[in-house]
Molecule: Glycine riboswitch aptamer
Organism: Parapusillimonas granuli
RNA sequence: AUCGAUCAUGCAGAAGAGUCCGGCCACGCGCGCCGGCGCCGACGGAGCAACCGCCCCGGAAACUCUCAGGCCACAGGACUGCAAGGAUCAG
Numbered sequence: 001a002u003c004g005a006u007c008a009u010g011c012a013g014a015a016g017a018g019u020c021c022g023g024c025c026a027c028g029c030g031c032g033c034c035g036g037c038g039c040c041g042a043c044g045g046a047g048c049a050a051c052c053g054c055c056c057c058g059g060a061a062a063c064u065c066u067c068a069g070g071c072c073a074c075a076g077g078a079c080u081g082c083a084a085g086g087a088u089c090a091g
Base pairs, nucleotide, nucleotide: 004089005088006087007086009083010082011081012080013079018037020036021035022034023033024032038071039070040069044067045065046064047063051059052058053057
């Protein structure tokens, strides 16, 4: 230097569920705030666990729960692809 793994960066794609009801603000509408009921799960968090390991113990999901979050749009978004080549690790 290259290859491999993980993480980070840029771009693209990316689901689900009420733009529900009442009040307030504004006031042309909408947005926003508060309360209520209903719902979502692919950010985060938590739980169980197949399985795995250096097996004292530890790592573990897209399963489960929904605390936070979300339920027009915007935003966010697991994950996938591409790009550059940044960080770390092992050989």